[in-house]
Context: one part of a larger RNA
RNA sequence: GGAUGAACGUUAGCGGCAUGCUUAACACAUGCAAGUCAGACGAGAAGUGGUGUUUCUAGUUACGGAUGGGUGAGUAACGUGUAAGAACCUUCCCUUGGGAGGGGAACAACAGCUGGAAACGGCUGCUAAUACCCCGUAGGCUUAGAAGUAAAAGUAGGAAUCCGCCCAAGAUGGGGCUUGCGUCUGAUUAGCUAGUUGGUGAGGCAAUAGCUUACCAAGGUGAUGAUCAGUAGCUGGUCCAAAAGGAUGAUCAGCCACGCUGGGACUGAGACACGACCUAGACUCCUACGGGAGGCAGCAGUGGGGAAUUUUCCGUAAUGGGCGAAAGCCUGACAGCGCAAUGUCGCGUGGAGGUAGAAGGCCAACGGGUCAUGAACUUAUUUUCCCGGAGAAGAAGAAAUGAUGAUAUCCAGGGAAUAAGUAUCGGCUAACUCUAUGCCAGCAGUCGCGGUAAGACAGAGGAUGAAAGCGUUAUCC
Numbered sequence: 001g002g003a004u005g006a007a008c009g010u011u012a013g014c015g016g017c018a019u020g021c022u023u024a025a026c027a028c029a030u031g032c033a034a035g036u037c038a039g040a041c042g043a044g045a046a047g048u049g050g051u052g053u054u055u056c057u058a059g060u061u062a063c064g065g066a067u068g069g070g071u072g073a074g075u076a077a078c079g080u081g082u083a084a085g086a087a088c089c090u091u092c093c094c095u096u097g098g099g100a101g102g103g104g105a106a107c108a109a110c111a112g113c114u115g116g117a118a119a120c121g122g123c124u125g126c127u128a129a130u131a132c133c134c135c136g137u138a139g140g141c142u143u144a145g146a147a148g149u150a151a152a153a154g155u156a157g158g159a160a161u162c163c164g165c166c167c168a169a170g171a172u173g174g175g176g177c178u179u180g181c182g183u184c185u186g187a188u189u190a191g192c193u194a195g196u197u198g199g200u201g202a203g204g205c206a207a208u209a210g211c212u213u214a215c216c217a218a219g220g221u222g223a224u225g226a227u228c229a230g231u232a233g234c235u236g237g238u239c240c241a242a243a244a245g246g247a248u249g250a251u252c253a254g255c256c257a258c259g260c261u262g263g264g265a266c267u268g269a270g271a272c273a274c275g276a277c278c279u280a281g282a283c284u285c286c287u288a289c290g291g292g293a294g295g296c297a298g299c300a301g302u303g304g305g306g307a308a309u310u311u312u313c314c315g316u317a318a319u320g321g322g323c324g325a326a327a328g329c330c331u332g333a334c335a336g337c338g339c340a341a342u343g344u345c346g347c348g349u350g351g352a353g354g355u356a357g358a359a360g361g362c363c364a365a366c367g368g369g370u371c372a373u374g375a376a377c378u379u380a381u382u383u384u385c386c387c388g389g390a391g392a393a394g395a396a397g398a399a400a401u402g403a404u405g406a407u408a409u410c411c412a413g414g415g416a417a418u419a420a421g422u423a424u425c426g427g428c429u430a431a432c433u434c435u436a437u438g439c440c441a442g443c444a445g446u447c448g449c450g451g452u453a454a455g456a457c458a459g460a461g462g463a464u465g466a467a468a469g470c471g472u473u474a475u476c477c
Stems, first nucleotide, its partner, number of pairs: 001477004006473005013347006019340002021305001026303003030300003035063002040060002043057004070258003079183007088175003094170006101135004110125006140149003154163001156161001184230003191221003196218008233255004237248004260281005283294004313336001315334001319333001320331004351379003360371004385414002388411003394404001422465004426447003432461004442449002
């Protein structure tokens, strides 16, 4: 000198665009953040004088809750980056080739009885389906072959037809796995390792594999730093630097890991699952003491910690996502508003003229000099400001549909009107005098100032720097 997710002191007019718990992965009141489908199904309710139509709902079923959003605790690892590889899986969407024959038994809801304070149940009985099961049939799969195994579902419509269902193959995108190389510090850590290294058989997985197991062999790794210990999410990037390189990993993007702490599986195409389940623990809450409920590292918000970090806001109008044939519903993703000079960029706080060189301050060789064209005064203007009116784009479309927003922008009226502080002035380093103080009070980044004539302390006048900021502190180059 540059930089920062900064903080502190002081000051403060406006706008655009960004950014905003770096500390306690500390604990959380309250609300919301994942639902949808009645064109799969039986039933109930509302409404209607009745039928029909319509609307709503608990339950069965289906798809989605594995995405989106948060955090960086753990992890020195095939975690990540890069470059390769072979033994794999893939819902939905797309393409292609086939198919959907015949039958059956239940369980919720519901009704009755009943347990419990509650959470939540128990028994008996009835019932539907795109829920479940059986038989048949077909590609396919296993196999050298023989042989074995093994599918399906309907709905809407007057119909055409549409939306679905099953099997197989392909494509796209996604995911799992393996390997080479790169990836912090310590030797005041030198040896480490028994499923350990390899083989055979068996099991297991979507798949390879000591992944698991029985037997056999005794290997494997290490000064090219194993093991142990400490620290740490990695990268694209960001900051500095002429480069080499050093530091860093907020926001945005890719990957990974985690979801109160530890363990576990279920369902499913996909999880060992943030707002699912079981279990142990700590903590909090309810209780009729028998037993139960919970998990903000989602968005707001609260307490606490801290030098320090925002609204318990608006909208589904746009973009994207889930469900649905659609209408539509849901969406704290997202789009926006608000708060904060936190950063950056832009604009303004006035312009022109004006010497009686005004009053006043300061200095003084007492002549005057300086603040100083500065003020007053004259004149014109209105960025801003106040007030009134018009008023968007973003909406894709035949039309309708705007949270933002009665905003941006434009026009008219008013009046210089509403707007400057901050740090420094001994050298480094741009900018000097007076007064007071007297090694005192104090200053200081460094060298160093101050002991009676201080350009270095304090005040005043003046000057210099950058400027809605300025200065200090912290950290990096």
A computed fold for a 477-nucleotide part of an RNA from Blitum bonus-henricus, annotated as small-subunit ribosomal RNA, 5' domain. Lineage of the source: Eukaryota > Spermatophyta > Amaranthaceae > Anserineae > Blitum. The RNAcentral record of the full RNA draws on SILVA.